[in-house]
RNA sequence: AGUUUAUAUAGAACGAGGAUAGAGACAGGCUCGAUGACCCUCUAGCAACCAACUAAAAGUCAAUUUAAUUGAUUGGAAAACCGGUGCUAAUUCCUGAUUCCAUGUUGGAAGAAUAUAAAAA
Numbered sequence: 001a002g003u004u005u006a007u008a009u010a011g012a013a014c015g016a017g018g019a020u021a022g023a024g025a026c027a028g029g030c031u032c033g034a035u036g037a038c039c040c041u042c043u044a045g046c047a048a049c050c051a052a053c054u055a056a057a058a059g060u061c062a063a064u065u066u067a068a069u070u071g072a073u074u075g076g077a078a079a080a081c082c083g084g085u086g087c088u089a090a091u092u093c094c095u096g097a098u099u100c101c102a103u104g105u106u107g108g109a110a111g112a113a114u115a116u117a118a119a120a121a
Stems, first nucleotide, its partner, number of pairs: 003119006013043001015042004022032003026096004044088003048085003058074007092113001098110004
C1' cells in the first nucleotide's frame, strides 16, 4: 500500500497551550472557521474492536472405583477495574457507479465508496 471479516442514525470538552487558513476523504451541495476552525501536545470524557480477568452448560485427558467424584485442560456470558488502538459539530452532514421495490411523489432497501478495529500474508 493492498486482502478478508465485523461495525458505522447511539455515546462523549465551546477545556488549556502551540501554531496557522482553510476544514468537513473525493465531486456537487450544505455547514463550521481570525469570537482562531482543521492539525499537534496535555488534561478530561466516550466506548466500536482487540487484549486481560472469568460464571454456567458442554467436550477431552488422568486418577479413584462402578458410573459418579476430584484434578487438569478446552470453552466462555454480563458487570466493574485496567491496557492497545480509536473517537469526542451536523446520521459516514446529504446525495453520488449499479440493482430491486414503490409511485403525483422526490421515498425505501441492498450495493459501491470511505472510516475504525482485528486477522493472515
SAM riboswitch aptamer (S box leader) from a Flavobacteriales bacterium, 121 nucleotides, folded computationally. Its mean pLDDT, the model's own confidence on a scale to 100, is 75. The source organism's lineage runs through Bacteria, Pseudomonadati, Bacteroidota, Flavobacteriia and Flavobacteriales.